Predicted 3D model of a 101-nucleotide RNA (SAM riboswitch aptamer (S box leader)) from Oceanobacillus kimchii. It matches the Rfam family "SAM riboswitch aptamer (S box leader)". Gene Ontology term of the family: regulation of gene expression. Of the family's consensus pairs, 94% are formed in the model. The coordinates come from a structure-prediction model, not an experiment, and the mean pLDDT is 86.
RNA sequence: UCUUAUCCAGAGAGGUGGAGGGACUGGCCCAAGGAAGCCUCGGCAACAGACUUAUUUAAGUACUGUGCCAAUUCCAGUAGCGUAAAUGCUAGAAGAUAAGA
Numbered sequence: 001u002c003u004u005a006u007c008c009a010g011a012g013a014g015g016u017g018g019a020g021g022g023a024c025u026g027g028c029c030c031a032a033g034g035a036a037g038c039c040u041c042g043g044c045a046a047c048a049g050a051c052u053u054a055u056u057u058a059a060g061u062a063c064u065g066u067g068c069c070a071a072u073u074c075c076a077g078u079a080g081c082g083u084a085a086a087u088g089c090u091a092g093a094a095g096a097u098a099a100g101a
Stems, first nucleotide, its partner, number of pairs: 001101007012041005020030003024077004042069003047065003050061004073094001078091004
C1' cells in the first nucleotide's frame, strides 16, 4: 500500500511525569481536583492461533498473538432523500483494529 470483516455493547486503579489530549479540519468536550508519554497491576472484548462440543453452519473457553478500557469512530466533513428552518435518515469518504497479501 491492497483485500476482507467490524466499529450505537463492554472494560481503570496506583506510581512517574508536568501541559497538553480527543487521527486531520471545524465544532464541541476532557485536563493543575494533574493532559500526553512511560511503568506496575487489574479489567473488557473475542479478530487470529490453540483447545472443547457439534454431521455442517456454529457454539464455548480466555491458554497464546494483537487490540481496547470519557463522550456512537464524541459530532460533522462527500453525495442522495426530506424540512420554511433547526434538524433527521441512508450510503460513502477518512480513520481505527484484526486477519491475509